A computed fold for a 164-nucleotide RNA from Microvirgula aerodenitrificans, annotated as FMN riboswitch aptamer (RFN element). Rfam family: FMN riboswitch aptamer (RFN element). The family has 146 seed sequences and 6,230 matches in Rfam 15.1. The RNAcentral record of the sequence draws on Rfam. The prediction has a mean pLDDT of 77.
[in-house]
RNA sequence: UUGCGUCUUCAGGGCGGGGUGAAAUUCCCCACCGGCGGUAAGCCGCGCGUUUCCUCUGUCGGAAACCGCGCGACAAGCCCGCGAGCGCCCGCACCCGUGCGGGGUCAGCAGAUCUGGUGAAAUGCCAGAGCCGACGGUCAGAGUCCGGAUGAAAGAAGAUGAGU
Numbered sequence: 001u002u003g004c005g006u007c008u009u010c011a012g013g014g015c016g017g018g019g020u021g022a023a024a025u026u027c028c029c030c031a032c033c034g035g036c037g038g039u040a041a042g043c044c045g046c047g048c049g050u051u052u053c054c055u056c057u058g059u060c061g062g063a064a065a066c067c068g069c070g071c072g073a074c075a076a077g078c079c080c081g082c083g084a085g086c087g088c089c090c091g092c093a094c095c096c097g098u099g100c101g102g103g104g105u106c107a108g109c110a111g112a113u114c115u116g117g118u119g120a121a122a123u124g125c126c127a128g129a130g131c132c133g134a135c136g137g138u139c140a141g142a143g144u145c146c147g148g149a150u151g152a153a154a155g156a157a158g159a160u161g162a163g164u
Stems, first nucleotide, its partner, number of pairs: 004161007016030004031144002033133002035082004042074001044072006050065005077131002085109002087106001088103007113129005135147003
C1' cells in the first nucleotide's frame, strides 16, 4: 500500500396554518422532508505553471489576474446501483390462515424530470415548472401520527491479526 479475517462504535428527515365533517396531523388548499455507494463541467482551498504589474542594473522578493495543469473537501430524492419493507420460497407450530424462524444466485413490487440558459460536452451547474415516497393500524383514506423497531441494514469510521 492493496485485498482479506476478527472486533468496536455510528448509521433517516418531515403536518405548522386554514377548510369540510360527528369523526381527518389520513380528504381539500397552502406548507414541510429527502438513507447509503458511484458518477461530476459547480463551488471552496492548496500547490505548480503562464501572463501582467511593483521593486530592482539584474537576480532575489512581492502583488494581481484569468487561463492551464495537479491534488483535496463538499456537491443528484426523481442518472447508475444498493438498503430496509412488502411479495415469493423453505421450515416449525397451531385455533388452518394466521403466528414465529430462515432465505439476497427468488429480483415480482421496489418511486419519481422535464423546459430554458451556458457550454465542446449537462437528466448533475444556473433559472423555472413539475413529479415521487413499503407494510400493518386508525371514529375517515397517512412520505410527515402510532406500530413491528431499544430491531435490521446499504454503508462509514476506528482498532487489531496474518499475508502479499